[in-house]
RNA sequence: UAGGAUGUGGUGUAAUGGAAGCACGAAGGGUUUUGAGUUCUUUGGUGCAGGUUCAAGUCCUGUUGUCCUAG
Numbered sequence: 001u002a003g004g005a006u007g008u009g010g011u012g013u014a015a016u017g018g019a020a021g022c023a024c025g026a027a028g029g030g031u032u033u034u035g036a037g038u039u040c041u042u043u044g045g046u047g048c049a050g051g052u053u054c055a056a057g058u059c060c061u062g063u064u065g066u067c068c069u070a071g
Stems, first nucleotide, its partner, number of pairs: 001070007010024004018054001025043007047063005
């Protein structure tokens, strides 16, 4: 430099253009002498900038981080 893949809560991982989910975690409450465990509630997310669309995590363009391949 060229080609390809990927970016979603604190972590990991889903989502056929139509309600952003699950698990772990974190905070608080119940239970317990305490802790662990268990149970209830809460918390928090689509890399960035545009475009298409009634509607975008998803489609298009650019850009950026990471990984792979070639030179």